[in-house]
Context: one part of a larger RNA
């Protein structure tokens, strides 16, 4: 000097735009954050309104509603925080033994049976949470036959396997199978911290063959067999850390660093398991074990905010228990739509960049009034008033986009624009001994106090306060911390 997610300390008009728990991966009240298809399916209320009533109540509509359950898609995306990893986890550059729902784009099918089951109604358990029995029924839920170009196994004789349908009759789909995109998972090369006051480490280890496993190659496992493998080019052991494009500094080399944005990695009260699934060992699934916190009738039960708000606590110190889904994008659906704290926007805060403003001209009797004075004047100082203008932004009224191809605009009292009023509402902080731009007076008297350094104060302190006057920056300036 330059930078910062900053903090503090004085002060503060207005816009834009960007950021805002850096600490305690502490512990959470409350609400909301993943639904949705009736064009898979069986069932099916209520209010309310008409109509009849024997005033019991029946019937139409409400209503292919609602609220659930069966199924199917999607809850493996989007969001969150860096805890753990020093490691093929990440950045480059290459490989092959692999899967991939929905999408393309192609061949061939889509025939015929079949027995449950929830929902329902009845019993009956339980404080609750949920549960048990019986009986009824549907399907794109489920389980055989049939058939197989292509497929899949083969010892080439042969053998093995599917389908579901709806519908507004336009389509959508469902069955194998093969291509192609797209995701994912695998292996290697060398690169990515710091300690040698760590010097040896290693038995599924090394490597083979055989079997298992897996979407897949492979000690990944397992059984034999061999003694291997690593390692001063730093093994192993310990501390520390999520990587990276990049970020900031520097003329570069280097040096720090990894908020925000992106891109991967790994977590989801701890710890450990797999279910389903096309994809998970799954943040708002599921078992188990353990802290923790509620609920209890004491027998048993429930939760997990590192999502968006929000609270406690921590801390120098980081917002709102906001509004839309109208835009982009995401799930489901044919689609009309429905979700959506993603995201669009609003509120907060000068925490940062940027830009505007806080008037403009003219005014010497060089007023007053401070302050200084060698008392003569000198300075504040054209500064003030005075006189003439002008209206950015603020304000007040009108008009009023663009974001929306057609319908829909959260934002939004939107930006804009025009008018009208009026110098009106808008300046401060720190310095002035040298370093470093900027000096005098009083007050104090090694005190009170000041400092980055060197150093100032002990009676004429340009270094402490105070006034006056000057210098720098300016809606900001100072101070600390921090990097280069």
């Nucleotide at each position: 000097g330059a930078u910062u997610g900053a903090a503090c300390g004085c002060u503060g008009g207005c816009g834009g735009u960007a950021g805002g728990c850096c600490u305690a991966a502490c512990a959470c009240a409350u609400g909301c954050a993943a639904g949705u298809c009736g064009a898979g399916c069986g069932a099916g209320a209520a209010c309310g309104c008409g109509c009849c009533u024997u005033c019991g109540g029946g019937u139409g509509u409400u209503a292919u509603u609602a609220g659930a359950g069966c199924g199917g898609c999607g809850g493996a995306c989007g969001g969150g925080g860096g805890a753990g990893g020093a490691a093929c986890g990440c950045g480059u550059g290459g490989g092959a033994a692999u899967c991939u729902g929905c999408c393309u784009a192609g061949u061939a099918g889509u025939g015929g049976g079949g027995g449950a089951u929830a929902a329902c109604u009845c019993g009956g358990g339980g404080a609750a949470a949920c549960u048990c029995g019986a009986g009824c029924u549907a399907a794109u839920a489920c389980c055989g036959c049939a058939u197989a170009c292509g497929c899949c196994c083969u010892a080439c004789g042969g053998g093995g396997g599917a389908a579901a349908g709806a519908u507004u009759u336009a389509u959508c789909g469902c069955u194998a199978u093969u291509u192609g995109a797209u995701u994912a998972g695998c292996c290697c090369a060398a690169g990515u911290g710091a300690g040698a006051u760590u010097a040896g480490c290693u038995a599924g280890u090394u490597g083979g063959u055989a079997a298992g496993g897996u979407a897949a190659a492979g000690g990944c496992u397992u059984a034999c067999c061999a003694a291997g493998g690593c390692g001063a080019c730093g093994a192993u052991c310990u501390c520390u850390a999520g990587c990276u494009g990049g970020u900031u500094u520097g003329a570069g080399a280097g040096g720090a660093u990894g908020a925000u944005c992106a891109g991967c990695c790994a977590c989801a009260c701890u710890g450990g398991g797999a279910c389903u699934g096309a994809g998970a060992c799954a943040c708002g699934g599921c078992c188990c074990a353990g802290a923790c916190u509620c609920c209890u009738a004491c027998g048993g039960g429930a939760g997990g905010c590192a999502g968006c708000a929000g609270u406690g606590g921590g801390g120098a110190a980081u917002a709102u228990u906001g509004c839309a889904c109208a835009a982009u994008g995401g799930g489901c659906g044919a689609a009309a739509g429905c979700c959506u704290g993603a995201u669009g926007c609003a509120g907060c805060c000068a925490u940062g960049c940027c830009g505007c403003g806080u008037g403009u001209g003219u005014g010497a009797a060089g007023a007053a009034g401070g302050c200084c004075u060698u008392c003569g004047g000198g300075u504040u100082g054209u500064a003030a008033a005075g006189c003439a203008c002008u209206u950015u932004c603020a304000g007040u009224u009108g008009u009023g986009a663009a974001g929306a191809u057609u319908g829909c605009g959260a934002c939004g009292u939107u930006a804009a624009c025009a008018a009208c009023a009026g110098a009106a509402g808008a300046a401060g902080c720190a310095c002035c001994g040298g370093c470093u731009a900027a000096c005098u007076u009083c007050g104090u008297g090694c005190c009170a106090g000041c400092a980055g350094c060197c150093g100032c104060g002990g009676u004429a302190a340009u270094a402490c306060g105070a006034g006056g006057g000057g210098u720098g920056c300016a809606a900001g300036c100072g101070u600390u911390a921090a990097u280069c």
A computed fold for a 484-nucleotide part of an RNA from an uncultured prokaryote, annotated as small-subunit ribosomal RNA, 5' domain.